[in-house]
RNA sequence: GCUUCGAUAGCUCAGCAUGGUAGAGCGUUACCUUGGUAAGGUAAAGGUCACGGGUUCGGAUCCCGUUCGAAGCU
Numbered sequence: 001g002c003u004u005c006g007a008u009a010g011c012u013c014a015g016c017a018u019g020g021u022a023g024a025g026c027g028u029u030a031c032c033u034u035g036g037u038a039a040g041g042u043a044a045a046g047g048u049c050a051c052g053g054g055u056u057c058g059g060a061u062c063c064c065g066u067u068c069g070a071a072g073c074u
Stems, first nucleotide, its partner, number of pairs: 001073007010026004020057001028044005050066005
């Protein structure tokens, strides 16, 4: 230098092909339960979907570029 893959909640990840309300588990907080803890149950908070631009009525999703990471080739 070239090719491919990845970047989404504090952590681990799904969702993308086929655009239409952003999700799960763990964690955090509150409450219930208990004599008191743990466990269990209910609820809540938490997101510029890496960044910029384009297409579109509408973009996490499609297109272009950039950054970072992984693997391969030279």
A computed fold for a 74-nucleotide RNA from a Nitrosopumilaceae archaeon, annotated as transfer RNA. The sequence was found in a public genome assembly. Rfam family: tRNA. Rfam classes the family as a transfer RNA. Rfam links the family to the GO term triplet codon-amino acid adaptor activity. The coordinates come from a structure-prediction model, not an experiment, and the mean pLDDT is 81.